[in-house]
Predicted 3D model of a 71-nucleotide RNA (transfer RNA) from Caulobacter sp. It was read from a public genome assembly. It matches the Rfam family "tRNA". Gene Ontology term of the family: triplet codon-amino acid adaptor activity. Its mean pLDDT, the model's own confidence on a scale to 100, is 82. The organism belongs to Caulobacter, within Bacteria.

RNA sequence: GCGGAUGUAGCUCAAUGGUAGAGCAGGAGCUUCCCAAGCUCACGACGAGGGUUCGAUUCCCUUCAUCCGCU
Numbered sequence: 001g002c003g004g005a006u007g008u009a010g011c012u013c014a015a016u017g018g019u020a021g022a023g024c025a026g027g028a029g030c031u032u033c034c035c036a037a038g039c040u041c042a043c044g045a046c047g048a049g050g051g052u053u054c055g056a057u058u059c060c061c062u063u064c065a066u067c068c069g070c071u
Base pairs, nucleotide, nucleotide: 001070002069003068004067005066006065007064010024011023012022013021018054027041028040029039030038047063048062049061050060051059
């Protein structure tokens, strides 16, 4: 330099055009003499910028980060 893959919550992963979900962790409450375990509730995210569309995590372009291959 060229090509490819991945990027979603603190972490691990879903969702392939129509209100972004789950598990674990963290917070609050219930339970218990206390702790642990269990149950309930709430909080929290689409790497960034444009474009297409009535509507984009999803499709297109650019860009950033990480990884892989070729040279």